[in-house]
RNA sequence: CUGGAAAAAGGCAAACCGGUCGAAAGGCCGGGACGCAAAGCCACAAGGCUUCGUCCACGAGUUGAUUGCUUGUGGACAUGCCGGUUGGGCCACCGAGG
Numbered sequence: 001c002u003g004g005a006a007a008a009a010g011g012c013a014a015a016c017c018g019g020u021c022g023a024a025a026g027g028c029c030g031g032g033a034c035g036c037a038a039a040g041c042c043a044c045a046a047g048g049c050u051u052c053g054u055c056c057a058c059g060a061g062u063u064g065a066u067u068g069c070u071u072g073u074g075g076a077c078a079u080g081c082c083g084g085u086u087g088g089g090c091c092a093c094c095g096a097g098g
Base pairs, nucleotide, nucleotide: 001097002096004094011036012035016031017030018029019028020027021026034084040090041089042088044087045086046085047082048081049080051078053077054076055075056074057073058072059071060070061069062068
């Protein structure tokens, strides 16, 4: 430097269940293993997710009526989340080949 076929020491832990925090996405702890050679760390780009928030469009309701109020759907922004979706950055165990 390359790569993880064989070996060994070990490591992590999806779904699901219980507890707990959060508005939610989801986090943490315990159990549990589908998998993982970076499934270690960061959260920069893309992507996905969220709606206590703002705005826009369309529809419905309310009203004598409305540009008001309520509500549904979609979108933009913003907020946060994931990273076991891809790329990027940093660090690293074992053994193999050069």
Model confidence (mean pLDDT): 82 of 100. c-di-GMP-I-GGC riboswitch aptamer from a Nitrospiria bacterium, 98 nucleotides, folded computationally. The sequence was found by an Rfam model in a public genome assembly. NCBI's taxonomy places the organism under Bacteria, Pseudomonadati, Nitrospirota, Nitrospiria. Its Rfam family is "c-di-GMP-I-GGC riboswitch aptamer". Gene Ontology term of the family: cyclic-di-GMP binding.